[in-house]
Context: one part of a larger RNA
Molecule: small-subunit ribosomal RNA, 3' major domain
Organism: uncultured bacterium
C1' cells in the first nucleotide's frame, strides 16, 4: 500500500422480507454427463458450461469412421515446353469419384488470344500449443470508481487531492481544507416512445359538397380529423411555500401530454479471473507432406440401463367443446406471397387475379354472446402404436414435416431445496422474422392484446461501494 476477519460504522441492490407465478414429481422437446460404438467430430464445464459456438446435421453442411481413389495436388499467379483443343456426345468398368476407349471440334489483324497437358517455383493441414500472441467476448458491474501534473509531507516504500460535514442514481454536488488544477469514467450530447405546433397529401385520411351500390373512400373531390414523415417547441427544481449556510430536500402545491434522470434503448473507467476463443479471421513456434493434404460413395453425428440442465403440455369447471361475432403492432414476399374459383372430411391440389407492394397477400388469439358437459382418470389429458395419405426434395430405411382414421400412457399440483419478477412489470393471449429446398422451432430475436399482487422494513442470507481496526499474509 493491499488482501482478509464468523471486527466496527455508513449505504446500495428484486439481496432478504411482503406478495405472483415457476422449477424439482408426469409425458414430450432439447442440451449435457456417463455408457455404447467402426465412428457416435470438436469447443464450452461454480457463479461467468449444459435450446451454448449451431440465425436450420437425410446427401451436402461434416471437421468424425468404413470402404475406393488422386500427388503441384480442389484454387490462383509466373517462368519454360509440349498439344488444339475445352466443352458435348456415346461406350467399358465402377456405389460413385475415377480410370480406359471412341465420335465431334478454336478464334486470329498471324503479333498472338483462349484451353489442356508435363516441368519448376509457390501449396494445402477444423493437426498442436488461448500458459508464446492479434482481434473478438464473458465477469465483476452501468458498480463509481481509477488515475496524472505541479505543489507540500516523509530517510523511504508511500500519503495529500479522493479525507471531514451535508447531499446525491452517481468522486453528483456545496461547504470546509497543504494543497491547486486536470484527464479516464457519471451526467449531458445520440435513438426509439409519450404532447403540440408546422411544413407536405399518395399508395394512407373521409368532417362536409355531389355522384354511385345489395355493400364497400367505389368515383368526383377535400387537407379538416387519424395518419405518414422532415422540421420545430416543450421539463429547467424554472414558479410557489416550508426546511437549509449552500447544495439540495418535502408538498394531495400551481401550471402541463408529461415533474424532479418522465419510460426505454445505445454507450461498459483502471483492471480482475495465465477467463473464453488458435474450428469464424489473422498469426509466431512446433508438427504431417502418395498424408495428419485431397476427391468420393455409405454410415454416424438422431445410439440408450441411467443422472442433471433448459424448455414445452398438462393434470382441468376462472375450465373442455361447438356455433356466432369484435379489436392490434411490427415484419416478409419475384425460382417470391398469393385473394378468388373448382375438386379433397383433410394436408394439399388444378386453374386463376393483384403485387418489385402506405395499393395485393391480410383472417389474431385470449375476449364477447349462446349451448353443452357436471367433477371422472372423464367430452381433462394427449404420449404411444397401426393404417391410408400430402408436400418438399436426384433421395425421406437408419433420419423430415404435415393431414385424416383408430389407439388413448403417465399425470389429480409435485420431498429436500430452488428461479424470475417493483408497472404497462409479472402473468397470460396470439402475430410476425432470420436461418431454410423442406425441417425435428417447444429454440431465438421481434410485435402487440388483456393485465395484476406486494415492499413494514434493512435483524438476518448473498453480492457491491466508502471510512475505520486489527492481522503471524503478499
Nucleotide at each position: 500500500u493491499g488482501a482478509c476477519g464468523g471486527g466496527g460504522g455508513c449505504c446500495c441492490g428484486c439481496a432478504c422480507a411482503a406478495g405472483c407465478g415457476g422449477u424439482g414429481g408426469a409425458g414430450c422437446a432439447u442440451g449435457u454427463g456417463g455408457u455404447u460404438u467402426a465412428a457416435u467430430u470438436c469447443g464450452a464445464u461454480g457463479a461467468u458450461a449444459c435450446g451454448c459456438g449451431a440465425u436450420g446435421a437425410a446427401c451436402c453442411u461434416u471437421a468424425c469412421c468404413u470402404g475406393g481413389g488422386c500427388u503441384u495436388a480442389a484454387a490462383u499467379g509466373c517462368a519454360g515446353g509440349a498439344u488444339g483443343a475445352u466443352c458435348u456426345c456415346c461406350u467399358u468398368g465402377g456405389a460413385a469419384a475415377c480410370a480406359g476407349g471412341g465420335a465431334u471440334u478454336c478464334c486470329u489483324u498471324c503479333g498472338g488470344g483462349c484451353a489442356u497437358c508435363c516441368u519448376g517455383c509457390a501449396a494445402g493441414g477444423u493437426g498442436c500449443u488461448g500458459c508464446a500472441u492479434g482481434g473478438c467476448u464473458g465477469u465483476c458491474g452501468u458498480c463509481a470508481g481509477c488515475u496524472c501534473g505541479u505543489g507540500c509531507c516523509g530517510u523511504g516504500a508511500g500519503g495529500u487531492g479522493u479525507c471531514g460535514g451535508a447531499u446525491u442514481a452517481a468522486g453528483u454536488u456545496c461547504c470546509a481544507u497543504a494543497a491547486c488544477g486536470a484527464g479516464c469514467g457519471c451526467a449531458a450530447c445520440c435513438c426509439c416512445u409519450a404532447u403540440c405546433g408546422u411544413u407536405a397529401g399518395u399508395u394512407g385520411c373521409c368532417a362536409g359538397c355531389g355522384g354511385g351500390u345489395a355493400a364497400u373512400g367505389c368515383c368526383g373531390g377535400g387537407g379538416a380529423c387519424u395518419c405518414u414523415a422532415g422540421c420545430g417547441a416543450a421539463a429547467c427544481u424554472g414558479c410557489c411555500c416550508g426546511c437549509g449556510c449552500a447544495a439540495g430536500c418535502g408538498g394531495u402545491g400551481a401550471g402541463g401530454a408529461a415533474g424532479g434522470u418522465g419510460g426505454g434503448g445505445a454507450u461498459g473507467a483502471c483492471g480482475u479471473c495465465a477467463a473464453g476463443u488458435c474450428a469464424u479471421c489473422a498469426u509466431g513456434a512446433c508438427c504431417c507432406u502418395u498424408a495428419c493434404g485431397u476427391c468420393c460413395a455409405g454410415g454416424g453425428c438422431u445410439a440408450c440401463a441411467c443422472a442433471c440442465g433448459u424448455g414445452c403440455u398438462a393434470c382441468a369447471a376462472u375450465g373442455g367443446c361447438c356455433a356466432g361475432u369484435a379489436c392490434a403492432a411490427a415484419g416478409g414476399g419475384a425460382a417470391g406471397c398469393u385473394a378468388c374459383c373448382u375438386g379433397g372430411c383433410g394436408a394439399c391440389a388444378g386453374g386463376a387475379u393483384g403485387c418489385u407492394g402506405a395499393u395485393c397477400c391480410u383472417u389474431a388469439a385470449a375476449g364477447c354472446u349462446g349451448g353443452u358437459c357436471u367433477c371422472a382418470g372423464u367430452u381433462c389429458g394427449g404420449a404411444u402404436u397401426g393404417g391410408a395419405g400430402u408436400c418438399u426434395g436426384c433421395a425421406a430405411u437408419u433420419c423430415g414435416a404435415c393431414u385424416c382414421c383408430a389407439u388413448g400412457a403417465a399425470g389429480c399440483u409435485g420431498g429436500a431445496a430452488u428461479c424470475g419478477c417493483u408497472a404497462g412489470u409479472a402473468a397470460u393471449c396470439g402475430u410476425g422474422g432470420g436461418u431454410c429446398a423442406g425441417c425435428c422451432a417447444u429454440a431465438c430475436c421481434a410485435c402487440g392484446g388483456u393485465g395484476a399482487a406486494u415492499a413494514c422494513g434493512u435483524u438476518c442470507c448473498c453480492g457491491g461501494g466508502c471510512c475505520u481496526u486489527g492481522u503471524a499474509c503478499a